RNA sequence: GCACCACUAGCUCAGCUGGUAGAGCAGCUGACUCUUAAUCAGAAGGUCCAGGGUUCGACUCCCUGGUGGUGCA
Repeated sequence: GCACCACUAGCUCAGCUGGUAGAGCAGCUGACUCUUAAUCAGAAGGUCCAGGGUUCGACUCCCUGGUGGUGCA
């Protein structure tokens, strides 16, 4: 320098053919317990890496850039 892959909650990851985003763990609240842990229940937590384009509508499609990884030179 070129090609490919990944980027979504604090962490690990889903998200189908475009219809406005979810799980597990962690943390928080409550129940249970003499207390803690475990268990059970509940709520909260996201400008979906950034900018632009297409579209009635974009995590999803297109372009440019960023970060990380792999391969080739």
Predicted 3D model of a 73-nucleotide RNA (transfer RNA) from an uncultured Clostridia bacterium. Its mean pLDDT, the model's own confidence on a scale to 100, is 81. The sequence was found in a public genome assembly. Rfam family: tRNA. Rfam classes the family as a transfer RNA.